Description:
A computed fold for a 71-nucleotide RNA from a Candidatus Micrarchaeota archaeon, annotated as transfer RNA. Its mean pLDDT, the model's own confidence on a scale to 100, is 81. NCBI's taxonomy places the organism under Archaea, Nanobdellati, Microcaldota. Its Rfam family is "tRNA".
[in-house]
RNA sequence: GCCUCGAUGGUGUAGUGGUUAGCAUUCCAGAUUGUCAAUCUGGCGACCCGGGUUCGAAUCCCGGUCGGGGC
Numbered sequence: 001g002c003c004u005c006g007a008u009g010g011u012g013u014a015g016u017g018g019u020u021a022g023c024a025u026u027c028c029a030g031a032u033u034g035u036c037a038a039u040c041u042g043g044c045g046a047c048c049c050g051g052g053u054u055c056g057a058a059u060c061c062c063g064g065u066c067g068g069g070g071c
Base pairs, nucleotide, nucleotide: 001071002070003069004068005067006066007065010025011024012023013022018055027043028042029041030040031039048064049063050062051061052060
């Protein structure tokens, strides 16, 4: 340099054009407990950046950045 895969809450991960962006864990509050742990209930928190297509984009297209793999 070329090809290819990926980037989503603090962390891990799902999401093939429209449903409130889902789940686990962490964190916060509450319940429970003599205390802690465990358990239960509730809550906060995310689509890498810039353009394009579309009535509508996390999703499709182009470019960029970063990371993995191959030549």